Description:
Predicted 3D model of a 72-nucleotide RNA (transfer RNA) from a Gammaproteobacteria bacterium.

RNA sequence: GCCGCCAUAGCUCAGCAGGUAGAGCAGCUCACUUGUAAUGAGAAGGUCCGGGGUUCGAUUCCUCGUGGCGGC
Repeated sequence: GCCGCCAUAGCUCAGCAGGUAGAGCAGCUCACUUGUAAUGAGAAGGUCCGGGGUUCGAUUCCUCGUGGCGGC
């Protein structure tokens, strides 16, 4: 330098043939307990890497970047 894949919650990841974004774990609150832990219940947590384009509408499609991984 070229090619491919990936980027979504604090972490590990799902998701959608375009229509208000989810799980597990962690953290928080409550119950239980003499008190922790464990267990159960609940609530919260996201500019979906950035710019541009297409579209009534983009996390999703196209494009240009940035970062990571792999191949040559």
Its Rfam family is "tRNA". The family's RNA type in Rfam is transfer RNA. The organism belongs to Gammaproteobacteria, within Bacteria.